RNA sequence: AAAGCGGCUCGGGCGGUCGCGGCGCGUGAGCGCCGAGGAAAGUCCGGGCUGCACAGGGCAGGGCGCUGGGUAACGCCCAGCGGGGGUGACCCCGGGAAAGCGCCACAGAAAACAGACCGCCUCGCGGCAUGCGAGGUAAGGGUGAAAAGGUGGGGUAAGAGCCCACCGCCUGCGCCGGCGACGGCGCAGGGCACGGCAAGCCCCGCCCGCAGCAAGGCCGAAUAGGGAGGCGCUUGAGCGUGGCCCGCGCGAUGCCUCCGGGUAGGCCGCUUGAGCCUGCCGGCAACGGCAGGCCCAGAGGAAUGACCGCCGCCCGCCGCAAAGGCGGGUACAGAACCCGGCUUACAGAGCCGCUUUGCCG
RNA sequence: AGGCGAGUAGUUCCAACGGUAGAACGACGGAUUCCAAAUCCGUAUGUUGGGGGUUCGAAUCCCUCCUCGCCUG
Numbered sequence: 001a002a003a004g005c006g007g008c009u010c011g012g013g014c015g016g017u018c019g020c021g022g023c024g025c026g027u028g029a030g031c032g033c034c035g036a037g038g039a040a041a042g043u044c045c046g047g048g049c050u051g052c053a054c055a056g057g058g059c060a061g062g063g064c065g066c067u068g069g070g071u072a073a074c075g076c077c078c079a080g081c082g083g084g085g086g087u088g089a090c091c092c093c094g095g096g097a098a099a100g101c102g103c104c105a106c107a108g109a110a111a112a113c114a115g116a117c118c119g120c121c122u123c124g125c126g127g128c129a130u131g132c133g134a135g136g137u138a139a140g141g142g143u144g145a146a147a148a149g150g151u152g153g154g155g156u157a158a159g160a161g162c163c164c165a166c167c168g169c170c171u172g173c174g175c176c177g178g179c180g181a182c183g184g185c186g187c188a189g190g191g192c193a194c195g196g197c198a199a200g201c202c203c204c205g206c207c208c209g210c211a212g213c214a215a216g217g218c219c220g221a222a223u224a225g226g227g228a229g230g231c232g233c234u235u236g237a238g239c240g241u242g243g244c245c246c247g248c249g250c251g252a253u254g255c256c257u258c259c260g261g262g263u264a265g266g267c268c269g270c271u272u273g274a275g276c277c278u279g280c281c282g283g284c285a286a287c288g289g290c291a292g293g294c295c296c297a298g299a300g301g302a303a304u305g306a307c308c309g310c311c312g313c314c315c316g317c318c319g320c321a322a323a324g325g326c327g328g329g330u331a332c333a334g335a336a337c338c339c340g341g342c343u344u345a346c347a348g349a350g351c352c353g354c355u356u357u358g359c360c361g
Numbered sequence: 362a363g364g365c366g367a368g369u370a371g372u373u374c375c376a377a378c379g380g381u382a383g384a385a386c387g388a389c390g391g392a393u394u395c396c397a398a399a400u401c402c403g404u405a406u407g408u409u410g411g412g413g414g415u416u417c418g419a420a421u422c423c424c425u426c427c428u429c430g431c432c433u434g
Base pairs, nucleotide, nucleotide: 001357002356003355004354005353006352007351008350009349010348012311013310014309015308016307017306018305020035021034022033023032024031025030037332041343042342044341045340046339047338048337049212050211051210052209056246057245058244059243061208062207063206064205065204066080067079068078069077070076081094082093083092084091085090095203096202100201101200102197103196104195117141118140119137120136121135122134123133124132125131149167150166151165152164153163154162168192169190170189171188172187173186174185175184176183177182216268217267218266219265226259227258228257229256230255231254238250239249240248275294276293277292278291279290280289281288282287312330313329314328315327316326317325318324362433363432364431365430366429367428368427371386372385373384374383380417388404389403390402391401392400410426411425412424413423414422
């Protein structure tokens, strides 16, 4: 210098005029303070909070899945382990297929208790054309995504773990290192039994009760306890209760369904919180602890806006160039109970660490 | 705001437990007709809403995004 890898930050600034929402002060005119985001988004996960009497048991259902840690919790994050990809920085994947069931189209002889199409070999027949028949064979060809260990030697009619050596694999055990996943070494056994798919059913382990601020509570307003049908009154309908069962509780002018009618307001929840900033300490890190400082939207169909000036940034044109001038652009989006994640959108600008290759010293 | 559901030819809908996507109407071309309609014959329909993953193989299974629709006090 070029190409690339990983991570992080910002995403306009200042001033003026007129407005909007909330809070406080003021009799009042008015004044003061605060007023969108990194994603406020998608609602894909996890929690807080609130209610369902307690939140109980079982079945069903759903989710997660190497190990250790972080956390309120997670499907998130950090550190590691194993496998795969890349020259590399680095990236991707992660329980079990020797418990069972199921599936593996087409092609191919054969697709999971393997399997003879060609080939090879033996035997028989023969009209001797290398033809037909019986058998052996998984070394070679061919099909396929996938064909039942690999290489070499022996062996054989030809072959084959048929036998042997080495490598690989599997099972069991021991020692060493590690909290562990796992790694290293060794011994014994097995000729190999174990094809793939669990984002098919399933098995194993762990987790999950259901609903959501239109949760839920208080006040007020309204009206008629209207009509029809059904069930039930302690051997109990139905409700709490949510897919089912059990248990528990409530339960009689009671309950369910349909029709018809009325109300269509206010307050709380509502923002001080797993909060933000700075410093120190512990930890490889995620993160945790301590000290000091700060208060940072709380509306309720919904405010956070408009215009002007100056300065930035980007693009184009004029200009040999510099200086300068003119024109245009300045993203994605936007709180609605609150947090932690993930994912997606985003004009443009900047920073840090690292890799490979080339050149120069 | 919260909670659900669905996307397949131009339209309406099928596709057993994953095996390479069809039917009807419509469109186009031809025949018939003086011309048309009807009728008959034939043809093309499509990145299965987009992207990624699992798998030998995805409309189908998993993840993510987009669009449309429904419900609530």
Predicted 3D model of RNase P RNA and transfer RNA as a complex of 434 nucleotides. It holds a member of the Rfam family "Bacterial RNase P class A". It is annotated as a ribozyme. Rfam links the family to the GO terms tRNA processing, ribonuclease P activity and dimeric ribonuclease P complex.